[in-house]
Molecule: transfer RNA
Organism: marine sediment metagenome
RNA sequence: GCCAUGGUAGUGUAGCUGGCAUCACGGGGGGUUGUGGUCCCCUUAACCCGAGUUCGAAUCUCGGUCAUGGCC
Numbered sequence: 001g002c003c004a005u006g007g008u009a010g011u012g013u014a015g016c017u018g019g020c021a022u023c024a025c026g027g028g029g030g031g032u033u034g035u036g037g038u039c040c041c042c043u044u045a046a047c048c049c050g051a052g053u054u055c056g057a058a059u060c061u062c063g064g065u066c067a068u069g070g071c072c
Base pairs, nucleotide, nucleotide: 001071002070003069004068005067006066007065010025011024012023019055026044027043028042029041030040031039048064049063050062051061052060
């Protein structure tokens, strides 16, 4: 330099047939308990950046950037 794959809450992860962004851990509050743990309920927080297409984009298109792998 070229090619491929990927970037989603604090962490890991689902969603890519375009239509409310999923789950777990974590954080906060409450219940249960003599206290703590376990368990239960409520809550918190995210689509790498920019542009385009569309009524509507995490998803499609283009550019950028970062990470991993391959080729030279």